[in-house]
RNA sequence: AGAGUUUGAUCCUGGCUCAGAUUGAACGCUGGCGGCAGGCCUAACACAUGCAAGUCGAGCGGUAGCAGGCCCUUCGGGGUGCUGACGAGCGGCGGACGGGUGAGUAACGCGUGGGAAUCUACCCUCUUGUGGGGGAUAACUUGGGGAAACCCAAGCUAAUACCGCAUAAGUCCUAAGGGAGAAAGCGGGGGAUCUUCGGACCUCGCGCAAGAGGAUGAGCCCGCGUCAGAUUAGCUAGUUGGUAGGGUAAAGGCCUACCAAGGCGACGAUCUGUAACUGGUCUGAGAGGAUGAUCAGUCACACCGGAACUGAGACACGGUCCGGACUCCUACGGGAGGCAGCAGUGGGGAAUAUUGCACAAUGGGGGAAACCCUGAUGCAGCCAUGCCGCGUGUGUGAAGAAGGCCUUAGGGUUGUAAAGCACUUUCAGCAGGGAGGAAAGGUUGAUGGUUAAUAGCCAUUAGCUAUGACGUUACCUGCAGAAGAAGCACCGGCUAACUCCGUGCCAGCAGCCGCGGUAAUACGGAGGGUGCAAGCGUUAAUCGGAAUUACUGGGCGUAAAGCGCGCGUAGGCGGCUAUUUAAGUCGGAUGUGAAAGCCCCGGGCUCAACCUGGGAAUUGCACUCGAUACUGGGUAGCUAGAGUAUGGGAGAGGGUUGUGGAAUUCCACGUGUAGCGGUGAAAUGCGUAGAUAUGUGGAGGAACACCAGUGGCGAAGGCGACUUUCUGGACCAACACUGACGCUGAGGUGCGAAAGCGUGGGUAGCAAACAGGAUUAGAUACCCUGGUAGUCCACGCCGUAAACGAUGAGAACUAGCCGUUGGAAAGUUUAUCUUUCAAGUGGCGCAGCUAACGCGAUAAGUUCUCCGCCUGGGGAGUACGGCCGCAAGGUUAAAACUCAAAGGAAUUGACGGGGGCCCGCACAAGCGGUGGAGCAUGUGGUAUAAUUCGAUGCAACGCGAAGAACCUUACCUGCCCUUGACAUCCUCGGAACCUUCCAGAGAUGGUUGGGUGCCUUCGGGAACCGAGUGACAGGUGCUGCAUGGCUGUCGUCAGCUCGUGUCGUGAGAUGUUGGGUUAAGUCCCGUAACGAGCGCAACCCUUGUCCCUAGUUGCCAGCGAUUCGGUCGGGAACUCUAGGGAGACUGCCGGUGACAAACCGGAGGAAGGUGGGGAUGACGUCAAGUCAUCAUGGCCCUUAUGGGCAGGGCUACACACGUGCUACAAUGGAUGGUACAGAGGGCUGCAAACUCGCGAGAGGGAGCCAAUCCCACAAAGCCAUUCGUAGUCCGGAUUGGAGUCUGCAACUCGACUCCAUGAAGUCGGAAUCGCUAGUAAUCGCAGAUCAGAAUGCUGCGGUGAAUACGUUCCCGGGCCUUGUACACACCGCCCGUCACACCAUGGGAGUUGGUUGUACCAGAAGUCGCUAGUCUAACCUUCGGGAGGACGGCGCCCACGGUAUGGUCAAUGACUGGGGUGAAGUCGUAACAAGGUAGCCGUA
Repeated sequence: AGAGUUUGAUCCUGGCUCAGAUUGAACGCUGGCGGCAGGCCUAACACAUGCAAGUCGAGCGGUAGCAGGCCCUUCGGGGUGCUGACGAGCGGCGGACGGGUGAGUAACGCGUGGGAAUCUACCCUCUUGUGGGGGAUAACUUGGGGAAACCCAAGCUAAUACCGCAUAAGUCCUAAGGGAGAAAGCGGGGGAUCUUCGGACCUCGCGCAAGAGGAUGAGCCCGCGUCAGAUUAGCUAGUUGGUAGGGUAAAGGCCUACCAAGGCGACGAUCUGUAACUGGUCUGAGAGGAUGAUCAGUCACACCGGAACUGAGACACGGUCCGGACUCCUACGGGAGGCAGCAGUGGGGAAUAUUGCACAAUGGGGGAAACCCUGAUGCAGCCAUGCCGCGUGUGUGAAGAAGGCCUUAGGGUUGUAAAGCACUUUCAGCAGGGAGGAAAGGUUGAUGGUUAAUAGCCAUUAGCUAUGACGUUACCUGCAGAAGAAGCACCGGCUAACUCCGUGCCAGCAGCCGCGGUAAUACGGAGGGUGCAAGCGUUAAUCGGAAUUACUGGGCGUAAAGCGCGCGUAGGCGGCUAUUUAAGUCGGAUGUGAAAGCCCCGGGCUCAACCUGGGAAUUGCACUCGAUACUGGGUAGCUAGAGUAUGGGAGAGGGUUGUGGAAUUCCACGUGUAGCGGUGAAAUGCGUAGAUAUGUGGAGGAACACCAGUGGCGAAGGCGACUUUCUGGACCAACACUGACGCUGAGGUGCGAAAGCGUGGGUAGCAAACAGGAUUAGAUACCCUGGUAGUCCACGCCGUAAACGAUGAGAACUAGCCGUUGGAAAGUUUAUCUUUCAAGUGGCGCAGCUAACGCGAUAAGUUCUCCGCCUGGGGAGUACGGCCGCAAGGUUAAAACUCAAAGGAAUUGACGGGGGCCCGCACAAGCGGUGGAGCAUGUGGUAUAAUUCGAUGCAACGCGAAGAACCUUACCUGCCCUUGACAUCCUCGGAACCUUCCAGAGAUGGUUGGGUGCCUUCGGGAACCGAGUGACAGGUGCUGCAUGGCUGUCGUCAGCUCGUGUCGUGAGAUGUUGGGUUAAGUCCCGUAACGAGCGCAACCCUUGUCCCUAGUUGCCAGCGAUUCGGUCGGGAACUCUAGGGAGACUGCCGGUGACAAACCGGAGGAAGGUGGGGAUGACGUCAAGUCAUCAUGGCCCUUAUGGGCAGGGCUACACACGUGCUACAAUGGAUGGUACAGAGGGCUGCAAACUCGCGAGAGGGAGCCAAUCCCACAAAGCCAUUCGUAGUCCGGAUUGGAGUCUGCAACUCGACUCCAUGAAGUCGGAAUCGCUAGUAAUCGCAGAUCAGAAUGCUGCGGUGAAUACGUUCCCGGGCCUUGUACACACCGCCCGUCACACCAUGGGAGUUGGUUGUACCAGAAGUCGCUAGUCUAACCUUCGGGAGGACGGCGCCCACGGUAUGGUCAAUGACUGGGGUGAAGUCGUAACAAGGUAGCCGUA
């Protein structure tokens, strides 16, 4: 520090996710030791049991229990407070600290800094005093009540308990004269003196009272800071202030009475929700964000609510009273209790420990002290909860052991790892030794102080002495032995780490992207590896990454985002000069910013964690002294901003008044006649009752052609005939005046298209709704004919638009060029001129900006000021609530849930019922077919035991199959075999081989007779056969979506790419586009491209002309012979054969073209512009086809899915389709005669002549391994004859009979022949195919396969046409361009209703609960006030009583509770609304292309 994820790819925007650190954690697996820390985050839920606050006898009366002494004793015991001590009690101090918890609290609660009107026990310092009296009461005793808790009555008694008197410095009150108001003793010691022998007295110590000061602690007030919600906007009657009084320790509406009407609030009052706050902690570069366990400071609370008492301090955790809930006891009358102290229990929960030891240390309470108490604390126990440290060995060790795993079978890896050898012993274990935490204290001396004092007390000092929970401490030493000690997660990318097996969209994984449908590095296991390590992972949570709320540090034309536009309030910001001030700002000093923590430097535990000393820091606040540039405040000025006045001209700016012409419609009349109108085509409609058309006149409403212009005006919406009148604004010129008067603008307020609403008018045209006609599968649409609201006017609402420049307003600055509008100035050549200035409005364009597109002085550039708005998509601009509205609705505006995207710009493709150019038997023009018939053949389907399998739009269907009777054959049935029909190896035997017979359907089994081979180093070996064993064979079993190879197709279409350069952030572009041209990316020219490659073309084969060479089996012109057949001699001319060459290149001429390429025409030529044909198929596409040609990975079968055999099937047959053959006839059929090919094949062969047969064929066998012989007669044609338009002398299916041939065998199931039979069919609907010349059409011939079996296929030649104007249309293709929401690429994408399932949510008659307001009722305990009903020790008294007090009564306040009525929140609710998500559901086709009616926005 970044990374993954939207796309075919790219850049951007933007969300989601990951890597880091952290935790009071939990869970899973695992677990050796130690140190240090931490440990109910949930139920402030309920609690059994024990402990957590007592102490003081030196305050008091005393003595229940214990011990001792003394006395008595019947020896059982009793007495005695005498001593140590001490239960209970009175009294004092402490129970307000310490400890716990975080419920409440949004507050002066906390933090920080200040302040004045206060109190403060114990402690310190100082001053003064401590005199003299009195009356009670617990305990106790007696009696009584009660189950208990406890209570009542009478009697006795003490005090440092209580109450007076005296005194009063200070204090308080005051009428200024005066008045009021304290105390307590106890203990030690003691020389004089006194004594009632108790003591007085003195002294010391501790107390007590009053006061002053301090310290500490506490109370109160104020500035500032301190969460979220405005869908909480108004709140407030003790409320705000004053006066008086009360109250408090103290200021104060704190309380009361009266008076005034204030106080708070958009700088967020009130209300609602949430929350203890802080130092700090976690994270972060920081700024920030999150958090508030442990430790420390503050606050609050103590079962819930209320209240006061006591006290220095409380409205009191282990106190009181009352109300409430709960639990317990009860004799039912009544009582008791409060773990949010330490342990512990139940419960809740994912989850959090021992009913431990000790007061040894530190600290606290009491005490004079010893000492007692102390679940504070110190320790121990449990827990890997965290941090830190250590260990689980070290060295050596290759036969690279065994085993595991993988393997290409060679090996690799685990791996120096192990074993083995040598060593060490930390930690744990055992044994022994052994610090520190301990000093106060006590006691004995010494010295000093106090004192009359040598007591006593205090201080210092010396000696002696006691005290350790932890603790079997830390630490050290010894002993033994590698001995006791390694796991967890991960290994597709992010992200370090890969293989095998299993599984087969299953099981499962997953943080995101995503894996899994038979070869999964992603699931599960294993081997191996990677990472961390006594831990490792997961989950949860926080920060980070996230510049993804942007102060540091973001944006708003199109990605989310500029309010529709003005005016303007608050606020924010604001020109120049001088001066003053010093609020902001800057500097210095001071105080504070607790400690701990963080950081730095040291120190201590062996290190570290940890502990500890010092420093720094604490960015803050306050106060003070200075500085004065800038900002602010004050003062005085200025004119550049702004404005006013003057003079001009422009304008659809606004309101209002009147007027005008054209047109539509309607009405009247005339002319006139059959149609008009409308459409893609029609129809509805109008018209013989006279339309349309046309003429004249009239009515009425609405809108204003031309001018008209990226022209004008306006803030925007918007504004267009002319005119009247009223009126706003801008601009130009000159410069007179004012003197910052300015800019922006939350709220607010006004304007605001269309549609819509209300009332009243108006209504020509147009026209939602509606009606009809069409279209259509439907057509609630598009089209047509009509037509009402509305459109118009007046007044009033509405307040929205894609209200757009999708661009807020204002100011300044930053190259140019070209238009245009209004104005002004200058110049001259005076013109329809040129130049300049400022104001508008446009087009290009530099810099710059931008993701790109683009913007570019009218900025989207560079800056400043102010406002508005955005923060992933959907849900949703929706719900609820508020406000506005007559309504429609508008505005403000969420959440649950759901997805990993949604989006912008640009790129390459593909596509378009987009455009342009071009090509092709693509259409057109023609010729012949298919589709109808019969048959053949293939396919589908259906049947079947099986009808084996594959091929399925073009590009499957006479295809694999160049040939299924058996075989083939893969299928079915049945019968058999199991190392197998075939390959290799081993063992044994035998040569192999030939042969007879029997059983059987055969395979097979049995049997018989021949036969003994070859090589040899004599051991044996090679081939072959049989048997046996196991390795293995075998599979036309599966996967063509695991593959190779081969093939089809687009397409013989003209395309497909690369290197370098250039452009672009990039994908990419350029080149390859453009102008011409071509069959062609063929060539030329142009050109940021220049070149190159694969394709095209050419090179190859064949054919067409000629030449050369060569003549057998081919040829025969001339010569000769002839059986008349090139047959023979011969010839080498010709044909031909098969080798080699020539020839054609737009080469030549003319024209066109750009001087090019090229095209057109011509000459010559056998051939002319690629001469014809073939072979040749670029990059790629279709997961195209083929595992059944072959090969091959993986999987599957192994007495069978292998192998053998027989029979059957592949040949089935209501049907449908493809491809063909033959026909329907006279351009023909039949009969007879007759002519002319080419290319092939032939020894398992072709087979002549000849003979037989009507024929298929048979016999026969010459010749031929083939330019020699044979197949082999070519047929159409030609010449004759006949048939005469008919189901025929057409057609030949079908069937019967008889045969031939092949073959082991023609039944299922061959071909052919003969005789007989003689079906459909009379030219074929919609639709559709081929072909552009030696082509179509037509005619026959040959070959492969093959025993036999072509109408198929592949070739061959014969005869031999018609037509092409042309490119509008159909199909396919190429190039350029355009749009795109497509990229699996239009067979794409995608919208809505409905149906089903699930989820969350709104409404909902209501219901339930929480909380709260208002009004009222009620009112416990208690303070306060009033009261003389009852009672009453101290003081006073005139002895009557009074003062004072208690009880009682009343009043105020008030908790709980209640009634009524509201608000609000939550839960729930029949039914209901929309939303989201789901597998291939239904209906349509809205959007994306001109999406087939351009789309979209607002409205009805």